[in-house]
């Protein structure tokens, strides 16, 4: 000297399912289950080193009152990014001694 990295800041991208009561009713409202979030909150969680999340999929096996609960498919196929950025820690290269 270039880079990389933690990390910053802006901007994007996503989901929101089951049981059970209640209620004319699939909306509401209350309890319960996983979960970071169970449908609107300036929450959560993700942004290419991308398992956030969609496809496959009204899939397969297992548990559960029940479920996209768990596990398999599966690093399959897809997926939303720019700017700034270190250090006494590190690549690379260069010059000196």
């Nucleotide at each position: 000297u270039c880079g990389a990295u933690a990390u910053g800041g802006c901007u994007g991208g996503g989901g929101u399912g089951c049981c059970g009561g209640u209620u004319u009713g699939u909306u509401g409202c209350c309890g319960g289950c996983u979960g970071a979030g169970a449908g609107c909150a300036g929450a959560c969680c993700c942004a290419u080193c991308g398992a956030a999340c969609c496809u496959g999929a009204u899939c397969u096996g297992g548990a559960u009152u029940a479920u996209g609960c768990c596990a398999g498919c599966g690093a399959a196929g897809g997926g939303a990014g720019c700017c700034g950025g270190a250090g006494c820690a590190u690549g690379a290269c260069u010059a000196a001694g």

The RNA shown here (TPP riboswitch aptamer (THI element)) has 97 nucleotides and comes from a Kiloniellaceae bacterium. Its mean pLDDT, the model's own confidence on a scale to 100, is 77. The organism belongs to Kiloniellaceae, within Bacteria. It matches the Rfam family "TPP riboswitch aptamer (THI element)". Gene Ontology term of the family: thiamine pyrophosphate binding.